Context: one part of a larger RNA
RNA sequence: CGUCACUGCUUGAGAGAAUUCUUUCCUAGUACGAGAGGACCGGAAAGAGUGAACCUCUGGUGCACCAGUUGUUCCUGCCAAGGGCAGAGCUGGGUAGCUACGUUCAUUUCGGAUAACCGCUGAAAGCAUCUAAGCGGGAAGCCAAGCUCAAGAUAAAGCAGUUUUUAGUGCUUGCACUAAUAGAAUUUGGUGGCAGACUACCACCUUGAUAGGUCACAGAUGUACGUGUAGUAAUACACUUAGUCGAGUGAUACUAAUAAAUUUAAGUAAUU
Numbered sequence: 001c002g003u004c005a006c007u008g009c010u011u012g013a014g015a016g017a018a019u020u021c022u023u024u025c026c027u028a029g030u031a032c033g034a035g036a037g038g039a040c041c042g043g044a045a046a047g048a049g050u051g052a053a054c055c056u057c058u059g060g061u062g063c064a065c066c067a068g069u070u071g072u073u074c075c076u077g078c079c080a081a082g083g084g085c086a087g088a089g090c091u092g093g094g095u096a097g098c099u100a101c102g103u104u105c106a107u108u109u110c111g112g113a114u115a116a117c118c119g120c121u122g123a124a125a126g127c128a129u130c131u132a133a134g135c136g137g138g139a140a141g142c143c144a145a146g147c148u149c150a151a152g153a154u155a156a157a158g159c160a161g162u163u164u165u166u167a168g169u170g171c172u173u174g175c176a177c178u179a180a181u182a183g184a185a186u187u188u189g190g191u192g193g194c195a196g197a198c199u200a201c202c203a204c205c206u207u208g209a210u211a212g213g214u215c216a217c218a219g220a221u222g223u224a225c226g227u228g229u230a231g232u233a234a235u236a237c238a239c240u241u242a243g244u245c246g247a248g249u250g251a252u253a254c255u256a257a258u259a260a261a262u263u264u265a266a267g268u269a270a271u272u
Base pairs, nucleotide, nucleotide: 001152005162006161007160008159009158010157014149015148016147020048021047022046023045024044025043026042032037049107050106051105052104053103054102058100059099060098061097065093066092067091068090069089070086071085072084074083075082076081111143112142117137118136119135120134165180166179167178168177169176170175171174183264184263185262186261187260188259189205190204191203192202193201210256211255212254213252214251215250216249217248219245220244221243226239227238228237229236230235
């Protein structure tokens, strides 16, 4: 830009990915074979490889969530309590998120047309012959089915919903152009995201739970400060499963989502 206005939801022409392999068991120690050995066909299970999604479990990470701890000619006036710096100072844990070593799922199935090959009927050629006419069987392969994308599929699809007024100009008199507004939609802007390099996408903008804050809960850490008691003291115990807490869940308008612009009444439709 097109798809003869806009919005939402679909259909699927077409395209792509995948469609892998092994072992064990049953049939059956059967058929076969002197024995040794040992099946076809058919059925079931377990795995390997590969791929996808996810974080309930098991783990990893989790740059400042909790605790412990060393040094310090540093800071909060001093003690105490904290803070800064030392690779995140070091150490032990760890929510959300991300993740595999974890979990779940898929790797499938009935068909169709076939290859090699096996056949039926059957002449040319009184026979024979799967072939010349005709009709069957037959593969991990092909086409479908299953999964993903998909109407720029320019033959531009379908369904549903919304609006369908006015004025002017031109002439071929029913078309073209211009200008308004209704309704609708979109964009900029803003609050954000499990979306993301930017864009894009998605949610929301007071008729509001979009983010922050607050409250509650989950979860993490592991019993704060202070005071009291015991001890010469280090320290221990009690108040205290405390105190603190990033991302999680729910609630709550307290804070911030102010506003502005643009497009379009289309025509083989619908309605009358």

The part of an RNA shown here (large-subunit ribosomal RNA, domain VI) has 272 nucleotides and comes from a Patescibacteria group bacterium. The sequence was found in a public genome assembly. Its mean pLDDT, the model's own confidence on a scale to 100, is 84.